[in-house]
RNA sequence: CCAGACGGUCGGAUGGCCGCCCGUCACUUUGAUGCCGUUUUAUGGGCGGUAUGAAGGUGACGGGAGGAAAGUCCGGGCUCCAGGGGAAAAUGGCGCCGGAUAACGUCCGGCGAGGGCGACCUUAGGGACAGUGCCACAGAAAACAAACCGCCUUGCCCGUUAACGGCAAGGUAAGGGUGAAAAGGUGCGGUAAGAGCGCACCGCGCUUCCGGCAACGGCAAGCGGCACGGCAAACCCCGCCAGGAGCAAGACCGAAUAGGAACCGCACCGCCUGUGCAAACAGGCAAGGCAUUCUCCGCCCGCGGUUCGGGUUGGUUGCACGAGGUGCCCGGCAACGGGCAUCCCAGAUGAAUGGUCAUCGCGCCGCAAGGCGUACAGAACCCGGCUUACAGGCCGUCUGGCAUU
RNA sequence: GGGCCUGUAGCUCAGUUGGGAGAGCACUACCUUUGCACGGUAGGGGUCGCAGGUUCGACUCCUGUCAGGUCCACCA
Numbered sequence: 001c002c003a004g005a006c007g008g009u010c011g012g013a014u015g016g017c018c019g020c021c022c023g024u025c026a027c028u029u030u031g032a033u034g035c036c037g038u039u040u041u042a043u044g045g046g047c048g049g050u051a052u053g054a055a056g057g058u059g060a061c062g063g064g065a066g067g068a069a070a071g072u073c074c075g076g077g078c079u080c081c082a083g084g085g086g087a088a089a090a091u092g093g094c095g096c097c098g099g100a101u102a103a104c105g106u107c108c109g110g111c112g113a114g115g116g117c118g119a120c121c122u123u124a125g126g127g128a129c130a131g132u133g134c135c136a137c138a139g140a141a142a143a144c145a146a147a148c149c150g151c152c153u154u155g156c157c158c159g160u161u162a163a164c165g166g167c168a169a170g171g172u173a174a175g176g177g178u179g180a181a182a183a184g185g186u187g188c189g190g191u192a193a194g195a196g197c198g199c200a201c202c203g204c205g206c207u208u209c210c211g212g213c214a215a216c217g218g219c220a221a222g223c224g225g226c227a228c229g230g231c232a233a234a235c236c237c238c239g240c241c242a243g244g245a246g247c248a249a250g251a252c253c254g255a256a257u258a259g260g261a262a263c264c265g266c267a268c269c270g271c272c273u274g275u276g277c278a279a280a281c282a283g284g285c286a287a288g289g290c291a292u293u294c295u296c297c298g299c300c301c302g303c304g305g306u307u308c309g310g311g312u313u314g315g316u317u318g319c320a321c322g323a324g325g326u327g328c329c330c331g332g333c334a335a336c337g338g339g340c341a342u343c344c345c346a347g348a349u350g351a352a353u354g355g356u357c358a359u360c361g362c363g364c365c366g367c368a369a370g371g372c373g374u375a376c377a378g379a380a381c382c383c384g385g386c387u388u389a390c391a392g393g394c395c396g397u398c399u400g401g402c403a404u405u
Numbered sequence: 406g407g408g409c410c411u412g413u414a415g416c417u418c419a420g421u422u423g424g425g426a427g428a429g430c431a432c433u434a435c436c437u438u439u440g441c442a443c444g445g446u447a448g449g450g451g452u453c454g455c456a457g458g459u460u461c462g463a464c465u466c467c468u469g470u471c472a473g474g475u476c477c478a479c480c481a
Base pairs, nucleotide, nucleotide: 001401002400003399004398005397006396007395008394009393010392012360013359014358015357016356017355018354020064021063022062023061024060025059026058027057028056029055030054032052033051034050035049036048037047038046039045066376070387071386073385074384075383076382077381078246079245080244081243083297084296085295086294087293089292091242092241093240094239095238096110097109098108099107100106111125112123113122114121115120126237127236131235132234133231134230135229148176149175150172151171152170153169154168155167156166158165159164184202185201186200187199188198189197203226204224205223206222207221208220209218210217211216250317251316252315253314260308261307262306263305264304265303266302270285271284272283273282274281275280288300289299290298310480311479312478324343325342326341327340328339329338330337331336361374362373363372364371365370406477407476408475409474410473411472412471415430416429417428418427424461432448433447434446435445436444454470455469456468457467458466
């Protein structure tokens, strides 16, 4: 210098003018309430002052989108569902090992497998001797392996002197061909031809030993000729986790309406005692219910659901101090944890967070003057992640190649 | 803001233990008719919304993404 890998970070700057939303303070206007003074014999009323909170206006000060605010794909906080514990089943999700965390399908560090010369990247990666199922077409055969061609042996027959050819019976998984996949590989021996048939090496499985918390690894030792392919993002088995709904949840105030109708579900219209003629009331029991089922305790005693109809389109709260941000130190390889200091930092009606001008920065075009453009995208209860979109810039670490010293 | 569903030919829709992409209407050509319609015969037309993965193989299974549709306020 060229090509590349990984990680982090920023994502326009300054000034002028005109505007928007929220909060605090000051002044002012309006009307309300309370108190005091005055007028009045007294009440009421009038006038003045003061306090409270409300609405409006003006001014000052402070604050005002993101790395993804997005998709709503996971995990939580919070709220409600008439309630908590235990067990089992169903359903759904996750899945190498260890750690981090409030939790996770996220993150960190390792292991195995695959790719790259390399830095490094990818990986839903438990189980196929628990069982069931599938493997189309092609091919002889697709899972208790299988003889189409070929190779070899024997017999017969014919042509032929023979070699060779044909038929039949058998042997053979070396070779050909089909397929995504054909039941260990190479070599030597062996054989009629062959074959783990035998042997050596490699591969595979099991046991022991060694290293490691573990996944796993080991030119470690022994045994076994090899003991039957793939698919579990097919059912399933094993282990672990999980109640449902969602801020339009929920709570309070106000206004208005017909405090309404139909249907369904489970109960009741039962029993005992007391008052009582009775109605009724009080207590107890039974039955029933309590967010999948069962069970224990506890609780409830007319409750729940669907549909139709009626009314309103208001206000407050939830709702901005939080698994918060920034800086430093300590522990840890890291994710992360701990300590100290400091800061308060958007919040709505669904709508605010902007517009314009000048200069600068960056990119493209142009010889120049100059022109054009400046990404993706906008909070709505709040956090931790993932995924997706994104003009361009900056920083750091590392790899390969070339050149020079 | 939140929940749910759908996407296959021009239109309406089928498509199951994953192996051939289909039906009806529409369109084109021919026959029939004097001509048209009806009818008959034949034919064309597909990025299965898009991308990636699992698998020998994906409309189908998994993940991401895009587009469209639909429902959800309060009171008694």